[in-house]
Formats: sequence, structure tokens, C1' cells
RNA sequence: UCUCGACAAAGGCAAACUAAUCGUAAGGUUAGGGCGCAAAGCCGUGGGCCGGUCGGGUUUCGACCCGGCGGGUAGCCUGGUUGCCGAA
Repeated sequence: UCUCGACAAAGGCAAACUAAUCGUAAGGUUAGGGCGCAAAGCCGUGGGCCGGUCGGGUUUCGACCCGGCGGGUAGCCUGGUUGCCGAA
């Protein structure tokens, strides 16, 4: 240095929920709050899932499926990239 991840050390982030706020929505932001996380730092590469809209098909009329466009989720996985510590 790379790989790896400890009943180590110093720290970090912050789920659900609540309040305010933005958004048609999924969801985001801020504050509180901690479920957890060795990248739960950052990036939409390839998938998944969620939501919007347009078109087509099916329908037991509840809804479902396919495709296009654009959106979300990095705490769904994969991929890229940066980083603390140094036991086995």
C1' cells in the first nucleotide's frame, strides 16, 4: 500500500415517529428523535421497487399487464469514486 473488519480507540451518520415546509405524488429539506449502519460519505452505471403522465390490451368492473416520456429511492442490490483506525 492492497485485501480484510476487532467485545479496540477517536469519532461520524441517523430508521420509524413528531412538528414545520416544498412537491399532484413517490418523496425531499429543517429541527427533535434513535432503528440501525465499517462507508447508512458522494455519484443514477446496470437492474429492482415506488410514484406521475400518454398510448395499447385484458377485465370477475375490484383492478391488472405491456410500452414511451420524464421523476423518486444511494438506508434495495450492483457498479464507480473518496475516506478514519489497524487487532486477527
Molecule: c-di-GMP-I riboswitch aptamer
Organism: Planctomycetia bacterium